[in-house]
Molecule: small-subunit ribosomal RNA
Organism: uncultured prokaryote
RNA sequence: GAGUUUGAUCCUGGCUCAGAACGAACGCUGGCGGCGUGCUUAACACAUGCAAGUCGCACGAGAAAGGCCUUCGGGCCGAGUACAGUGGCGGACGGGUGAGUAAUGCAUGGACAACCUGCCUUCGAGUGGGGGAUAACUCCGGGAAACCGGGGCUAAUACCGCAUGACAAGCAGCGGACUUCGGUCUGUUGCUUCAAAGCUGGCCUCUACAUGUAAGCUGGCGCUCAAGGAGGGGUCCAUGUCCCAUUAGCUUGUUGGUGAGGUAACGGCUCACCAAGGCUCCGAUGGGUAGCCGACCUGAGAGGGUGAUCGGCCACACUGGGACUGAGACACGGCCCAGACUCCUACGGGAGGCAGCAGUGGGGAAUUUUGCGCAAUGGGCGAAAGCCUGACGCAGCGACGCCGCGUGAAGGAUGAAGACCCUUGGGUCGUAAACUUCUGUGAGGUGGGAAGAAAUGCAUUCGGCGAAUAACCGGGUGUCUUGACUGUACCACCAGAGGAAGCCCCGGCUAACUCCGUGCCAGCAGCCGCGGUAAUACGGAGGGGGCAAGCGUUGUUCGGAAUUACUGGGCGUAAAGGGCGUGUAGGCGGCUGACCCAGUCGGGUGUGAAAGCCCUCGGCUCAACCGAGGAACUGCAUUCGAUACUGGUCGGCUAGAGUCCGGGAGGGGGUAGCGGAAUUCCCAGUGUAGCGGUGAAAUGCGUAGAUAUUGGGAAGAACACCGGUGGCGAAGGCGGCCAACUGGCUCGCUACUGACGCUGAGGCGCGAAAGCGUGGGGAGCAAACAGGAUUAGAUACCCUGGUAGUCCACGCCCUAAACGUUGCGAACUAGGUGUUGGUCGGAUUGACCCGAUCAGUGCCGCAGCUAACGCAUUAAGUUCGCCGCCUGGGGACUACGGCCGCAAGGUUAAAACUCAAAGGAAUAGGCGGGGGCCCGCACAAGCAGCGGAGCGUGUGGUUUAAUUCGAGGCGACGCGAAGAACCUUACCUGGGCUUGACAUGUAGAGGAAACGCUCGUGAAAGCGAGCGCCUCCCGCAAGGGAUCUCUACACAGGUGGUGCAUGGCUGUCGUCAGCUCGUGCCGUGAGGUGUUGGGUUAAGUCCCGCAACGAGCGCAACCCCUGUCCUUAGUUGAAUAAUCUAGGGAGACUGCCGGGCGAAACCCGGAGGAAGGUGGGGAUGACGUCAAGUCCGCAUGCCCUUUAUGUCCAGGGCUACACACACGCUACAAUGGCCGGUACAACGGGUUCCGACACGGCGACGUGAAGGCAAUCCCUUAAAGCCGGUCUCAGUUCGGAUUGCAGGCUGCAACUCGCCUGCAUGAAGUCGGAGUUGCUAGUAACCGCUGGUCAGCACACAGCGGUGAAUACGUUCCCGGGCCUUGCACACAC
Repeated sequence: GAGUUUGAUCCUGGCUCAGAACGAACGCUGGCGGCGUGCUUAACACAUGCAAGUCGCACGAGAAAGGCCUUCGGGCCGAGUACAGUGGCGGACGGGUGAGUAAUGCAUGGACAACCUGCCUUCGAGUGGGGGAUAACUCCGGGAAACCGGGGCUAAUACCGCAUGACAAGCAGCGGACUUCGGUCUGUUGCUUCAAAGCUGGCCUCUACAUGUAAGCUGGCGCUCAAGGAGGGGUCCAUGUCCCAUUAGCUUGUUGGUGAGGUAACGGCUCACCAAGGCUCCGAUGGGUAGCCGACCUGAGAGGGUGAUCGGCCACACUGGGACUGAGACACGGCCCAGACUCCUACGGGAGGCAGCAGUGGGGAAUUUUGCGCAAUGGGCGAAAGCCUGACGCAGCGACGCCGCGUGAAGGAUGAAGACCCUUGGGUCGUAAACUUCUGUGAGGUGGGAAGAAAUGCAUUCGGCGAAUAACCGGGUGUCUUGACUGUACCACCAGAGGAAGCCCCGGCUAACUCCGUGCCAGCAGCCGCGGUAAUACGGAGGGGGCAAGCGUUGUUCGGAAUUACUGGGCGUAAAGGGCGUGUAGGCGGCUGACCCAGUCGGGUGUGAAAGCCCUCGGCUCAACCGAGGAACUGCAUUCGAUACUGGUCGGCUAGAGUCCGGGAGGGGGUAGCGGAAUUCCCAGUGUAGCGGUGAAAUGCGUAGAUAUUGGGAAGAACACCGGUGGCGAAGGCGGCCAACUGGCUCGCUACUGACGCUGAGGCGCGAAAGCGUGGGGAGCAAACAGGAUUAGAUACCCUGGUAGUCCACGCCCUAAACGUUGCGAACUAGGUGUUGGUCGGAUUGACCCGAUCAGUGCCGCAGCUAACGCAUUAAGUUCGCCGCCUGGGGACUACGGCCGCAAGGUUAAAACUCAAAGGAAUAGGCGGGGGCCCGCACAAGCAGCGGAGCGUGUGGUUUAAUUCGAGGCGACGCGAAGAACCUUACCUGGGCUUGACAUGUAGAGGAAACGCUCGUGAAAGCGAGCGCCUCCCGCAAGGGAUCUCUACACAGGUGGUGCAUGGCUGUCGUCAGCUCGUGCCGUGAGGUGUUGGGUUAAGUCCCGCAACGAGCGCAACCCCUGUCCUUAGUUGAAUAAUCUAGGGAGACUGCCGGGCGAAACCCGGAGGAAGGUGGGGAUGACGUCAAGUCCGCAUGCCCUUUAUGUCCAGGGCUACACACACGCUACAAUGGCCGGUACAACGGGUUCCGACACGGCGACGUGAAGGCAAUCCCUUAAAGCCGGUCUCAGUUCGGAUUGCAGGCUGCAACUCGCCUGCAUGAAGUCGGAGUUGCUAGUAACCGCUGGUCAGCACACAGCGGUGAAUACGUUCCCGGGCCUUGCACACAC
């Protein structure tokens, strides 16, 4: 920095990611080299080999093999060699490991006046003279072995006396210096104590023998004593050094003293005695974990994590203990004891210790060769040569890490093949490949071939020592020799692109997209999350991205995380202020003077090892790596200086704090007493049937007299009015009156003290209610409990009762939404307004009033702050001091442990596990059995219905071979269907066809097959056979074209799926009045404003106001019909004016008058007018909602199907029928039925048609037929109505279902399954439960008519006219909607 809480936003907050790192491991893959690095686990156990020896110039003894010689006895060489021993030095280093250790450690800085030091070095002195042993060896003995015992011999640089002993040490005397006053250093005198070892080379001047040796001299190496040095070590001190307080007290050698012992040395280190101390909240003691550091990783830094390799220190060496030797050890490859384990054993005993290098087993995710060499560096021994050295140098194994290199370079487009994608045109892989021309790293081959080597030795020369030309030491020169790695690095040549690329990822974060498969399956996933049929998220493929001999994963650390905040956070509501006070430690602290200089600041000095990091230069071809120099090491110590600030000491001051004096207010606290009202109970009176209680009731009380009412009495508790964002108190809390006792506050005014202050971990005290203990008290109220109701239930809410308790005394409990959810104190920072208490001023006779000030208590508000809300001199502003507290949600105000409590419980307070959030504030919605305002046939007021009956139609269900499919609350259900007997038809059964019933194209064949007709079979389709015709266009012809058939191939076809992939269209909210935008303004932002407000309207309609000003889609208007008039034209109309038809126009605009309102919009009334305030009706449907409906109207992606899910045909089905629902029709009758007579429409339709009229038929209808392509003719008699008659309340002269018979019409065909007619039959039904629908005027209702569809079929639908009402007080309620507001833990939104 990003992702993730939300519809969106801001904030809080957690989780997660991108980075770097690693002694790693795992998966896939793997060409080369350099430099590094490699048991993090079992400090588990170890076979085997090696890892510490060396010295003959300390000493004694002393072979053999083999060779030569031989007199065959032996001798010589090997050889004073090997082996072993005595002795010396080394084995305390080097190498390993990290168990233990929280301090006996480590780091840094000091101290030792409290110490040691082999080898090395400097210097002084010395090294005289003796003695006795003992290994080896030999003999004997024991033992399985390891090994041991006894006798005897022997040497030394082994061991032991003696001498000397400067110096040294100790003691004593006398001085000096220093001092922490303990002592230390030093000069001098005396006394006491303590040494030694030799080996080896050379020389012969002197002495002896006299050859040359010895004494001697001399060189070298040793030895002894002593003093220094260097390096090494020991001890002490200061500071720093992890977690847990759910570890708070620990300690008897403990703390100190005296004395003694012990040590190299101080010391309770040890002991005796004495004293009673010592440590600890600045964390003792206990528990857990851990080697520490230089450094390493990370980080901007501060910090955090780590302590592999390299370096320093420590600790350890099978486990535990112990000492010995030694300069040094309590000793990795030494000893002793104990233990566990392993091995050997003759069972009596013995042996062993890889945390050395390799290696083995085991453990484990995991960590190498039983390699080479001492050539180099270093170490031990030695005089040296040299020997030893698993230290080390190298090699081997492992991509474990870092670094470098390669796997080729250039050219190369018909953009090959192939793969993938595709809109089928093409695109991508892709200059990629092939191919051409090159290069030659690396691998391979051939050849050459380093550096790492300096020394030592030998020779010579110079210098030193010395008597010396020896020797020895040092330097120079010459010379011989020495390489594990290694024939390695490197170089040259040969050939030749040859043998050398993978891994992860591609939804967002995060760089990289398509296809197929799969279908909440299989799977992915770091977080958010993907997958339920089009998945860029799973699996594969193509393509792409990233890194590259690696790439990913896992684990771990730091970072991001300011998410423990020192740098650098917070606590009103997000997690977080302790319930309140008092006060201890601690922290912090007013003005001023002087001194000190601890903090602080500056300079110097020492130290801060090396390596590492950083800079510069240099060496390997570069780099990694390595070398040199520098810087740095932010620290510690010490010293000198400064003195402002902090601190300390001494002194002064009064502004902080406090005291005295005089006033003031108050439900502050505790004690005792008193009072009235009310409730209840008791007694008595009056009085009678109820009372009480609720939404309504009931339980309950009451005729044994209640309730009501009157009088009297008893008892307990609480104190109406005053009473108030009024008072008091630290908080909890405090309310009748009076009294005394008592705490605090405040004002005024001087005087006094002189910083006495603030805060406050622990501690102590107080602490509502409930609860607990003991004893009282008990009227009312009232957990529990009982009963009555309510309810689906009702362990509740409501009602009737009622016990603890509530009250008092004493003692506990100690919690709370103990809240202002805001710790205490102090200072500073605009105001306005109210109120309580005090004081002062003005004014006044004065309560009042005005002003000032101090102390309290409210509201509003600026700056500022805040995530916002809000806070705002009573801060949540600006600062200071101190305390408490927080660190994601849940688990969990929990468990365990501790403390407290009589108990209840309180307090302190985790973890496992689990989630990707949990939250705060605000925004816009939606919702509310929230509020306000307002609409709508929404209710109400009415009229007619539906729901009951029969029938029609649709749907569900059921049935069926099939009853094709869709539609599903409103907004599916007389819907798609504006018309299923066949057809339609999509369904079922059966029979057929396969380039197909239909389109386009290609290739081939054909010939007139085209067209018409016949026959067989068949239900038809189809299959099979045959006949006629011989045509159309161009062309002389050949031939071509159109049309057609067959074959083959592309393809057709699908009412198959997906309306949750879509277009289009439609429904719905809703003809509701809304929905938005630009700019500006406000807000961190979502967003708001505008559009809210006041009026008004049918309307976001208009007006006014306003940080808004404008605009768009909607509203309205423009369009159509209708109502009046004018006008033009007029056929087919009787109609020349009026009617009518068609066209054009006028008219209505709140224009006029009055009133209301705000000089508005607008409303009310009126005039005029055919019509009046949108005249009536229609068309017209904003942003959007319902993944609403439709893939079966059409179009269309994808999927599926292809002799079938296509297509043709016949028959059946869609018409089924116990039921249920929806929409209708007809009725139930007299406002009616029937009969007769009679009147008046409009919209429309008509040539496969409407059909007059005439005739036949009771009729449907038939026959003939005029007219009509229609203002002409026809459909076409409209019906209700009106006039007259009849029926008389009845299942009827109502009603017509059902059924029988007989007919008619359409049609290829009315069986399943049409309509109509006549006769007969005459069912249910007597006005319809709960409930529910429509309608506000030419409307409802009633009445008929027409049309579309259609061969036929209409109770449906779409239209038309006729007759023609009732009612609306009103907006409380139901439903739906609009605006404002409010709450919300809702957002797929109740």